[in-house]
Molecule: c-di-GMP-I riboswitch aptamer
Organism: soil metagenome
RNA sequence: GCAAAGCCGCCGAAAGGCGGUGACGCAAAGCCACCGGUCUAACGGGGAGCCGAACCCUACGACAGCGGGGUUGCCA
Numbered sequence: 001g002c003a004a005a006g007c008c009g010c011c012g013a014a015a016g017g018c019g020g021u022g023a024c025g026c027a028a029a030g031c032c033a034c035c036g037g038u039c040u041a042a043c044g045g046g047g048a049g050c051c052g053a054a055c056c057c058u059a060c061g062a063c064a065g066c067g068g069g070g071u072u073g074c075c076a
């Protein structure tokens, strides 16, 4: 210097994000979804005699505080 969880408000189908509060931690816990991984499943597909629900598959969604990589960087 940053700011976890929790709580409040807003956005979102959700994961999650933004703001306030608050500090678990972090020498890059600055930034970037290129690689791996993890999360969600709205749209789409499967399923049922038909419709629907449960269920299953699937990012075009998300996580940079999961790891790798790229890039910028304070003090000593």
Stems, first nucleotide, its partner, number of pairs: 001026002006021006024065001030071003034068003037063003044057003